[in-house]
């Protein structure tokens, strides 16, 4: 320098054009003599950045930024 993957909640990761979700974390309550456990409920996202296509874009093109592997 070329080719491919990824980038979405504090982590891990769905969603592949039609209101962005879920498990661990968190925080509240309940339950305990007390904490863990367990129920229950409650916050957390400018979808990496910038543009195009579309009525509508996490999703489909471009272009850049990062990180991951291969080729030379």
């Nucleotide at each position: 320098g070329c080719c491919g993957g990824a980038g979405u909640a504090a982590c891990u990761c769905a969603a592949a054009g039609g209101u962005a979700g879920a498990g661990u974390a968190g925080c509240u309550a309940u339950c305990u003599c007390g904490u863990a456990a367990g129920u229950a409920g409650c916050a957390a996202g400018u979808u990496g950045c910038g543009a195009g296509u579309u009525c509508g874009a996490u999703u489909c093109u471009c272009g850049c930024c990062u990180c991951c592997g291969g080729c030379u």

The RNA shown here (transfer RNA) has 72 nucleotides and comes from bacterium (Candidatus Gribaldobacteria) CG08_land_8_20_14_0_20_39_15. The RNAcentral record of the sequence draws on ENA. Its mean pLDDT, the model's own confidence on a scale to 100, is 84. The organism belongs to Candidatus Gribaldobacteria, within Bacteria. Rfam family: tRNA. By type it is a transfer RNA.